RNA sequence: GAACCACGCUAGGGGUCCUGCCGGCCACGCCGCCGCGCGGGUGAGAAACACCCUCUGAACCUGACCCGGAUAAUACCGGCGUAGGGAAGCGAACCGGCCGCCAC
Numbered sequence: 001g002a003a004c005c006a007c008g009c010u011a012g013g014g015g016u017c018c019u020g021c022c023g024g025c026c027a028c029g030c031c032g033c034c035g036c037g038c039g040g041g042u043g044a045g046a047a048a049c050a051c052c053c054u055c056u057g058a059a060c061c062u063g064a065c066c067c068g069g070a071u072a073a074u075a076c077c078g079g080c081g082u083a084g085g086g087a088a089g090c091g092a093a094c095c096g097g098c099c100g101c102c103a104c
Stems, first nucleotide, its partner, number of pairs: 007091004011054004016048001017041005022035004060085003066079004
């Protein structure tokens, strides 16, 4: 110094479920609905200035109120899945660190 990977920067994409308690709402039900309230489960993440993913794309969505298994329960695990979709550029600028000078 080069390529690739990683990493970084910028930009963009994505999910937020199950459950106990508590609180709220209402047609007053212990049984419904709501809570980015507090715990428990899984997970990278279940409201985090976070996490994950960006075409070499299972991040995530659709199929799907799907199929099999497990569980207190679940979008928990597996299948479906070589299915159909799905967000990119740069190591310049930007971002961060250190040193010096000037100004306040």

Predicted 3D model of a 104-nucleotide RNA (TPP riboswitch aptamer (THI element)) from Crenobacter luteus. It matches the Rfam family "TPP riboswitch aptamer (THI element)". Rfam describes the family as follows. Vitamin B(1) in its active form thiamin pyrophosphate (TPP) is an essential coenzyme that is synthesised by coupling of pyrimidine and thiazole moieties in bacteria. The previously detected thiamin-regulatory element, thi box was extended, resulting in a new, highly conserved RNA secondary structure, the THI element, which is widely distributed in eubacteria and also occurs in some archaea. NCBI's taxonomy places the organism under Bacteria, Pseudomonadati, Pseudomonadota, Betaproteobacteria, Crenobacter. Of the family's consensus pairs, 95% are formed in the model. The coordinates come from a structure-prediction model, not an experiment, and the mean pLDDT is 78.